[in-house]
């Protein structure tokens, strides 16, 4: 200097003038206006993916179905989140990724190619035996024997080659007619033991030739866990209409589906359900003090917890923070709440710092 990787804070700033919304105080009043003071969007407010707080459903009881998660330990209100570790993988490296319980409980699938794709094989090749043919050599001839080649038949083989993503564990040696864990050594696998670790696991030792692959983000099995709906939840006030008409009715209602239990209402003084028709849809509240922020200390590898101090930081409702001027420089990207909070995912600008690799100089 270049390339990369991980993290942090920021998200244009300052001043002036006018304007918008909320809160508080004061004044005037026909319920609104004026003055003063304070405050006013994000790290993602986006996606609406996950979890909860809160509200309602009488209590949310049991079971089935269904959904979610899936290495170990910890954090948290909880989570499919986060932290640390284990195992596997990618990269020269700093670092990064995770489809992480079970394939010997069962079922299914592995196209094409290939002989054969899991109770799975013999295409090429290769070895042995038998019959026949050809050639060479040996013996005195017929003929016999040996060697080589070819054809047919029978038996052996899974080492070599081929196909494929994957083909009966790998490398080396011995052995064999030729081969093969057939045998041996090492590696791998499985069981047992010891050591370390809370654990997942790791290391060491020993024994056994041990093997019939992969796929569960295929169905499934196992373990853990899960009531539902949602601020348009819910509560209150005011106003209006037609206390409307018809049908069914002994059971009905109880909020993902089904069953059981249970509760409430009701059985001709009719609960409830369905159809038609009419009126209203306005206001207040919920509404922002929180599993809250910041700083410092202590504990912890860390996520985080805990103690002290300090601060109040949007509450709109057709939807509020905008406009103009001047100056500065790191020249400003992605982009604006609607009950709140903890996460995840996506979009994106410049600045600062740590580490890795390469090249050069000292």
């Nucleotide at each position: 200097a270049a390339a990369g990787u991980a993290a942090g804070a920021c998200a244009g700033a300052u001043g002036a003038u006018c304007g918008u919304c909320c809160c508080g105080a004061c004044a005037c009043u026909u319920c609104g206006u004026g003055u003063c003071g304070g405050g006013a969007a994000g790290g993602a407010a986006a996606g609406u993916c996950c979890g909860a707080a809160c509200u309602c459903c009488a209590c949310a009881g049991g079971g089935c179905a269904g959904g979610a998660c899936g290495c170990c330990u910890c954090a948290u209100a909880a989570c499919a989140u986060g932290a640390g570790g284990g195992g596997g993988g990618u990269g020269u490296g700093a670092a990064c990724c995770c489809c992480c319980g079970g394939a010997a409980a069962g079922u299914g699938c592995c196209a094409c190619a290939g002989a054969a794709a899991a109770u799975a094989u013999a295409c090429c090749g290769u070895c042995c035996c038998g019959u026949c043919c050809c050639g060479a050599c040996a013996c005195g001839a017929a003929g016999u024997g040996u060697c080589g080649g070819g054809a047919c038949g029978g038996g052996g083989u899974a080492a070599g080659g081929g196909u494929g993503a994957a083909a009966a564990g790998g490398u080396g040696g011995g052995g064999u007619a030729a081969g093969a864990g057939c045998c041996c050594a090492c590696c791998g696998u499985u069981g047992c033991g010891c050591u370390g670790g809370u654990a997942a696991c790791a290391g060491c030792g020993u024994a056994a030739g041990c093997a019939u692959g992969g796929u569960a983000a295929a169905c499934c099995c196992c373990g853990u866990u899960c009531g539902g709906a949602g601020c348009a939840a819910g509560a209150c006030c005011a106003a209006a209409u037609a206390g409307g008409a018809g049908a069914a009715g002994a059971g009905a209602a109880g909020c993902u589906g089904c069953c059981c239990g249970c509760u409430u209402c009701g059985u001709u003084u009719g609960a409830u359900u369905c159809u038609c028709g009419g009126g209203u849809a306005g206001g207040u509240u919920g509404c922002u003090u929180g599993a809250g922020g910041u700083u410092c200390g202590c504990u912890g590898c860390g996520a985080a917890g805990u103690g002290a101090a300090u601060c109040c930081c949007a509450g709109a409702u057709a939807a509020a923070u905008g406009a103009u001027c001047a100056u500065c420089c790191u020249c400003g990207a992605c982009a604006g709440g609607a009950u709140u909070c903890g996460g995840c995912u996506u979009a994106c600008g410049g600045c600062u710092u740590g580490c890795u690799u390469u090249a050069g100089a000292u």
Predicted 3D model of a 362-nucleotide RNA (Bacterial RNase P class A) from a Candidatus Zhuqueibacterota bacterium. The prediction has a mean pLDDT of 78. It was read from a public genome assembly, where an Rfam model found it. Rfam family: Bacterial RNase P class A. Its family is annotated with dimeric ribonuclease P complex, tRNA processing and ribonuclease P activity in the Gene Ontology. The organism belongs to Candidatus Zhuqueibacterota, within Bacteria.